A computed fold for a 1512-nucleotide RNA from an uncultured prokaryote, annotated as small-subunit ribosomal RNA.
């Protein structure tokens, strides 16, 4: 420090998600030892038990014990024992009094507050105990616990009577610098404040203990008392600070003040009378939610966010709620007093209790521990002290809850062991890892030894202080003795002996780490992409490897990564965001200068920021955490002094900013009035007559009752053609005929005038298109709603006849639009080019025009910049400034609720759940497009001629079947694979067999046989019988047999491959390399102009070359030479035949079949830079690729083929392998495809007659002769072929048929037969005689074809005993028509252009409906919660009153009286009660709309012109 995730890829917005830290944690696997911390985050839930606050006998009466001693008695064992009595040290329950129970411990419930933090104030206060300081401590008196007697109760505890004590209580004297009251003088910012006199007023315990004593008392400490100061602890008052909601905006009546009183320690409306009308609030009042604050703590480079457990400061709280008492201090956790709710006792009358204290218990809950030791140590409480209490604390248990340390063993050790797992079968890996050997001993174990924390205090001695004192008592010193829970702990030695100790979690990518089985969209994973439908590094299990370790992992939570709320450090034309536009309040910032103050600011010292944490350094525990010092820090606040620039405040002044003055022109600015002319329609009326009108095309609709056209009056309402201009006002919104007349604003030039008067603007205010909304006119065209006609599958639409509302006018609402420049307002500042509009200057000029230059507008390009990109670019989206409005992932949704504005209609404000991992933006490269441009092909047009109707052949699909093997399935399957299925083929099915058959090689082993002949049986495979029977140099060889191992499958997947193939397409495409461009995807070359069949050339050109393909090179034909001359040829020459190159011979023709020339737009003409076209051009057998063939770029369709072959992975092994028989593959209600024959006369028949060119041929092809109607069959030349084989059909000539189901047509179906073959029944060709169907040119629709083509006509070949061949491959013979031309079909190709496509239009994609989930909104109401008003009520308390009862001190005249207490009473108040609001949550029949999710229904709204452009 990043990184994954939107995309076919890119850049960017932009969410989501991960990688790091913490945790009082928790689950889920696991678990050696020790040390320092920490442990109910929920129910402030109810709680059984024990135990957390006591203590003083030196404050008091008693009571109890009762050492010592002494007296007596008793008993005897003569000095014990036991008993009374007195003495009394010494402990100690309850009382009485003192102090303390207001510390310490808990918890966060309630507080949004002066609670707290932090600083600062009291001239407005208090302070037990403690330190100091002055003074003092005198004299008196009355009662009451306990005790005891009586009573009352279950108890709890009460209630009379009588005794008593005090350091309890109470009077008095005394007395001050205390308090009051008054006089006065200083002084402070103030309310005061500090002195000084006068007068009054006020206290206490003659105690305790202890020494000394002359007994009067002196002294010592303790404890008391009054006044002072101190420390220390409070209390109160202020300034700043720190949560969220404006869908809470107004709150307030003791409320603001004031004046008197009262009441507190104090100030104060803290109370109360009365008087004033105040206070608070947009710098956030009230209301409502949430929450203890804080030093800290996590977490971050910081700024910040988040938390507030353990530790420390404050607060608040103690069952709930209320309320005093006592006290120095409380409204008081282990204290009252009452209400409540709850639990418990009970004799039913009553009566007890508060664990938010340590433990523990139920209960909640994911989830948090011992009913435990000890006061040794620190603290606290009393106590003179000893000491005593202390669950506060200190230790100990339980929990890997966290942090930090140790350990589970070292060091050799290769036969790389076995054993597991992979494997290419070679071998790799666990792996020095183990065994093994030698070693060490940490922790555990054991066995022994063994601590620091412990110093006090206490006693003894000494010195000092006090004092009369050597006592006493404090105090230093110094010496003894005691005291440890922890704990036999830590710690050290000994022993033994690798012995007793490793697991967890992950290996698709982010992120370190990989195979193998298994399962197979199943089981499952999963933090985000996302994995699993038969080869899964993502499941699950093994092997291996990463990663951390006594741990590891998952979940919650919280920082960080997130500049993802942005002060540091974002943004807003198009991504979410600029308010519709002005005008102006606060409020925020503002020009030059002068002097002043010092609020901001800086500077400095001076207080404070508590310790503890964090950070340095040092230091203790073996280290470490952890703990001890000592500094740094604490960024803040406060106070003093000081600087004056800068901001502010005051002030002297300026003119550059803003304003005014004056003079000028321009303008659809605005408002009222009025006037015009063209159109439309209507009315009137003339002419005329059958249509009009409307569309794609129609039809409704007008019109013979005269429309339409067409001519003249006339009414009326809206709008203003031309000018008309990226021209012009004007803030927007928006403004267009002419004149008047009212009225804003800006602009120019003068440069006179004021003197910052600016500038932006939350809130308010006003403007505001269109559409609506009220009233009331008006109403011609236009035209929602409607109504007809058409279109359509529908057609509630688009089109098309009519038509109401409105649209116009007044006046009042509405307040919204894609109200757009999607670009808020002012200001400076930044090259440039070139157009407008108004206005000014200069020069020239008779004037206009035009030119140069300046303002002010308005427009194009464009530099730098800027930006995700397109793009912006002085009118900025550039760099600065100052204010405002706004954003913060999608979707829910601009909805709901609430509220405010509206007559409605809606409008402003404006959420949440739930739900997705993207949704967006710019641009790229494809694909598409019922966009465009531009070419191209038998694509279309223009012809020929089929196919679709029929019969019949093959081929599929269905369907049959035991089986009809399998495969190809628009195009690009279907006479395809098959270029030959009766048997074989053969893959299929039935049956009968074999188990390694065949072949091959290798090791054993046994044989001399196997084969083969005959014979049984059998469909046959096979089986049994039966005969026969190797070589040798003995080493063996050779052959069978058998055994083991290798086999074998047309079983499975073409979606695991190779290989071949089809097809777009023989279309011109489709890349690199270098350079440029562009953050990138990319893009340029390869775009353009021209030009070709061609990305073929040529020109231009940030490209320059280049590479696959195009073209040429190959083959074949077309012309000619050269070479050669048989089997082919034959002109001359010569023989010879009835006839034939038949023969000698020739080597010219013609042909073979090698080489070789030939065409290349090279010549000429025109166009043209050229490239190239073009010409009935020349010549040429051939002209512009002469014709054909071969040759198929980059890819595309998971195209086809595991049944040619191969081949990875499965699967099958007496079968899914083999081998035999005999059947399918040939089945047939039917449906396609691809042919062939046909319908006839251009034809059929029937004689006769001519001409090919390729191929093939020995189990072969046949020549000739006989025989047969024939098919063919008996003979038998000839030829392995330029030599021998084969009528070549159409054609031509002659005849016949005469239009008809025929002398067409030839299917079917009888018969009879040849030929092949082991074998024609299923199931072969072929010949004969017979029959003698369909069919008279074929509907919608399709195919092929541009020339030696089509059309026809025959030949041969290849598979092949034969053949289902009409088929496929060749070869020849006769041989046309027509192309005007690219508008339209189809395909393709280039440029371009739109796109929400990208599996790519066979795409994406919308909305109802239905049915299944989620969540929420209304909802007649229902039940809770908080709470306001008004009011009833009145417990305990406190205050006030008080006339009943009642009363030790104290006064008295003794009557009595002050004062008290009960009792009633009034106020003040809590609990609970009544009515009426607010709100908040649940939950409600029904009921809205959202979401959501492989495959339901209806269209088909949007993305291309999305087929009516789309959207507000």
């Nucleotide at each position: 420090a990043g990184a994954g995730u939107u995309u076919g890829a890119u850049c960017c917005u932009g969410g989501c998600u991960c990688a790091g830290g913490a945790c009082g944690a928790a689950c889920g696997c696991u678990g050696g030892c020790g040390g320092c911390g920490u442990g109910c985050c929920u129910a402030a839930u109810a709680c059984a038990u024990g135990c957390a606050a006591g203590u003083c006998g030196a404050g008091c009466g008693g009571a109890a014990u009762g050492a010592u001693g002494a007296a007596g008695a008793a008993g005897c064992u003569u000095g014990c024992u036991u008993c009374u009595u007195c003495u009394g040290a010494u402990u100690u329950u309850a009382g009485c009094g003192g102090c303390g129970g207001a510390c310490g411990g808990g918890u966060g419930a309630g507080u949004a507050a002066c609670a707290c933090g932090u600083g600062g104030g009291c001239a407005a206060c208090c302070u037990a105990c403690c330190u100091u300081g002055u003074a003092g401590a005198u004299c008196g008196g009355g009662a009451u616990a306990a005790c005891u007697c009586c009573g009352g109760g279950a108890a709890a505890c009460c209630g009379g009577g009588g005794c008593u004590a005090a350091u309890a209580c109470c009077g008095a004297a005394u007395a001050a610098u205390c308090c009051a009251u008054u006089u006065u003088g200083c002084u402070u910012c103030a309310u005061g404040g500090c002195g000084a006199g006068a007068u009054g007023u006020u206290a206490a315990a003659a105690g305790g203990c202890g020494g000394c004593u002359u007994c009067g008392g002196c002294u010592g400490u303790c404890a008391c008392u009054a006044c002072g100061a101190g420390a220390u602890g409070g209390g109160c008052c202020c300034g700043c600070g720190g949560c969220g909601c404006a869908u809470u905006a107004g709150c307030u009546u003791g409320u603001u003040g004031g004046u008197g009183a009262g009441g507190u320690a104090a100030c104060g409306g803290c109370u109360c009378a009365c008087c004033a009308a105040g206070g608070c609030g947009a710098c956030g009042a009230u209301c409502g939610g949430u929450a203890g604050c804080c030093g800290g703590c996590c977490u971050g480079a910081g700024a910040g966010g988040g938390c507030g457990a353990u530790c420390g400061g404050c607060c608040a709280c103690a069952c709930u709620g209320g309320g005093a008492c006592u006290g120095a201090g409380a409204c008081a956790c282990g204290g009252c007093c009452c209400a409540g709710a709850c639990u418990c006792c009970u004799a039913c009358g009553g009566g007890a209790g508060g664990c938010a204290g340590c433990a523990g218990u139920g209960g909640g809950g994911a989830a948090u521990a011992u009913u435990g030791g000890a006061c040794a140590a620190u603290g606290g409480g009393c106590g003179c002290a000893a000491g005593c209490c202390u669950g506060a604390u200190c230790c100990a248990g339980c929990a890997a809850c966290g942090c930090c340390g140790c350990g589970u063993g070292g060091a050799g050790g290769a036969a790389g062991a076995a054993g597991g797992c992979c494997u290419u079968c070679g071998g790799g890996u666990c792996g020095u890892a183990a065994a093994c050997u030698c070693c060490u001993g940490u922790c555990a174990g054991u066995u022994g030894g063994g601590a620091c924390g412990a110093a006090a205090a206490g006693c003894c001695g000494u010195c000092g202080g006090u004092a009369a004192a050597u006592a006493c008592c404090c105090g230093g010193c110094g010496g003894u003795u005691c005291u440890g829970a922890c704990g036999g702990u830590a710690c050290c030695a000994g022993c033994a002996g690798a012995g007793g100790a490793a697991g967890c979690c992950c290996c698709g990518g982010c992120u370190a780490a990989c195979u193998c089985c298994g399962u197979g969209c199943c089981a499952g994973c999963a933090g985000c992409c996302g994995c699993g439908g038969u080869a899964a590094u993502a499941c699950g299990g093994a092997g291996g490897g990463g990663g951390c370790u006594a741990g590891c992992g998952u979940u919650a939570u919280u920082c960080g990564g997130a500049a993802u709320u942005a002060u540091u450090g974002g943004g807003c034309g198009u991504a979410a965001a600029g308010g519709g536009c002005a005008c102006g309040u606060a409020g925020g910032c503002g020009g030059c200068u002068u002097g002043g103050c010092a609020a901001g600011u800086c500077a400095a010292a001076g207080g404070u920021g508590a310790a503890a944490u964090c950070c340095c350094u040092c230091g203790g525990c073996u280290c470490a955490a952890c703990c001890g010092a000592g500094g740094a820090a604490c960024u803040g606040c406060c106070u003093u002094u000081g600087a004056a620039a800068c901001u502010g405040c005051c002030u002297c002044g300026c003119u550059a900013g803003a304003g005014g003055c004056u003079g000028g022109g321009a303008g659809g600015g605005g408002g009222u009035a009025g006037c015009g002319g063209a159109a439309u329609u209507c009315c009137c009326g003339g002419u005329g007559u059958a249509g009009c009108g409307g569309u794609g095309a129609a039809a409704u609709g007008c019109g013979u009752a005269g429309a339409u056209a067409u001519c003249g009056g006339g009414a009326g309402g809206a709008a203003c053609a031309c000018c008309a201009g990226u021209g012009g006002c004007g803030a927007a919104g928006g403004c267009g005929g002419c004149u008047a007349c009212c009225u804003g604003g800006a602009c120019c030039a003068g440069u006179u005038c004021u003197g910052a008067c600016g500038c932006u603007g939350a809130g308010g205010c006003g403007c505001g298109a269109a559409a609506g909304c009220g009233u009331g006119g008006g109403g011609a065209g236009c035209g929602a709603a409607c109504a007809g006609g058409a279109u359509u599958a529908g057609a509630u639409a688009c089109c098309c006849u009519g038509g109401u509302a409105g649209u116009c006018c007044a006046c009042g609402c509405c307040g919204u639009a894609a109200a757009c420049g999607a670009u808020g307002g002012u200001u400076a500042c930044u090259a440039g080019c070139u157009g407008u509009u108004c206005g000014g200057a200069c020069g020239a000029g008779a004037g206009c025009a035009a030119u140069c230059u300046u303002c002010a507008g308005u427009g194009g390009c464009u530099a730098a910049g800027c930006g995700a990109a397109a793009g912006u670019g002085a009118u900025a989206a550039g760099u600065g400034a100052c204010c405002c409005a706004c954003c913060u992932g999608u979707u829910g949704a601009g909805u709901a609720c609430g509220u405010u504005c509206g007559c409605a209609a809606g409008a402003a404000u404006g959420a949440a759940a739930c739900u997705c991992a993207a949704a967006g933006g710019a641009a790229u490269u494809g694909a598409c497009g019922g966009g465009g441009g531009c070419c191209c092909g038998c694509a279309c047009a223009a012809g020929c001629g089929g196919u679709g109707g029929a019969g019949c052949a093959u081929g599929u699909g269905g369907u049959u079947u035991a089986a009809u093997u399998c495969g190809a399935u628009g195009a690009u399957a279907c006479g395809c694979g098959a270029g030959g299925a009766a048997c074989c083929u053969u893959a299929c099915c039935a049956g009968g067999g074999c188990u390694u058959a065949a072949a091959u090689g290798u090791a054993g082993a046994u044989u001399g046989a196997c084969a083969g002949u005959g014979g049984u049986a059998g469909a046959a495979a096979u089986a049994c019988c039966u005969u026969u029977u190797c070589c040798u140099u003995c080493g063996g060889g050779c052959a069978a047999u058998u055994u083991a191992c290798a086999a074998g499958g047309u079983g499975c997947u073409g979606c695991a491959u190779g290989g071949u193939u089809g097809u777009c397409g023989u279309c011109a495409g489709c890349u690199c390399g270098u350079g440029c461009c562009g953050u990138g995807a990319g893009g340029u070359g390869u775009c353009a102009g021209g030009u070709u069949a061609a990305g073929u050339c040529c020109u231009a050109u940030a490209a320059c070359g280049a590479g696959c393909g195009c073209a040429a090179c190959c083959c074949c034909u077309g012309u000619u030479g050269u070479u050669a001359g048989u089997u082919g040829c034959c002109a001359g020459c010569g023989a010879g035949u009835c006839a034939u190159g038949u023969c000698g011979g020739g080597a010219a023709c013609u042909c073979u079949a090698a080489c070789a020339a030939g065409a290349c737009u090279g010549c000429c003409a025109g166009u043209g830079c050229a490239a190239a076209c073009u010409g009935u051009g020349a010549g040429g057998a051939a002209g512009g690729u002469g014709g054909g063939g071969a040759u198929g770029a980059c890819g595309u369709c998971a195209a086809a083929u595991c049944a040619u072959c191969a081949c990875g992975g499965c699967c099958c092994u007496u079968a899914c392998g083999u081998c035999c028989u005999g059947g399918g593959c040939u089945a047939c209600a039917c449906a396609c495809g691809u042919g062939c024959u046909a319908c006839a006369a251009u034809g059929g028949u029937a004689g006769g007659g001519a001409c090919a060119u390729a191929g093939a041929g020995c189990a072969g092809c046949c020549u000739c002769u006989g025989g047969g109607c024939g098919a063919c069959c008996a003979g038998g030349a000839g030829c392995g072929a330029a030599u021998c084989u084969a009528c070549a059909a159409a054609c031509c000539c002659u005849a016949u048929c005469a239009c008809a189901g025929u002398u067409c047509g030839g299917a079917u179906c009888g018969g009879a037969g040849u030929c092949u073959g082991c074998a024609a029944c299923u199931c072969g060709a072929c010949u004969c005689c017979g029959u003698g169907a369909a069919g008279c040119u074929g509907g919608a629709a399709u195919c092929g074809c541009u020339a030696g083509u089509a059309a026809u006509c025959g030949c041969a070949u290849a598979u092949c005993a034969g053949c289902c061949a009409u088929g496929a491959u060749g070869c020849g013979g006769u041989g046309a028509a027509u192309a005007c031309g690219u508008u339209c079909c189809c395909g393709g190709g280039c440029c371009u252009u739109g796109u929400a496509c990208a599996c790519a239009c066979c795409g994406c994609c919308c909305g109802u409906c239905a049915a299944g989930c989620c969540a929420u909104g209304g909802g007649a109401g229902u039940g809770g919660g908080c709470u306001g008003c008004a009011c009833c009520a009145g417990a305990a308390g406190u205050a006030g009153a008080u006339a009943g009862c009642u009363u030790a001190a104290c006064c008295u005249u003794c009557g009595g009286g002050a004062g008290g207490g009960c009792g009633u009473u009034u106020a003040c108040c809590a609990c609970g009660g009544u009515g009426u609001g607010g709100u908040u949550c649940a939950u409600g029949a029904c009921u809205g709309g959202g979401g959501u999710g492989a495959a339901g229904u209806c269209g088909u709204a949007a993305c291309a012109a999305g087929g009516u452009a789309a959207c507000c």
The sequence is in RNAcentral, with records from ENA. Its Rfam family is "Bacterial small subunit ribosomal RNA".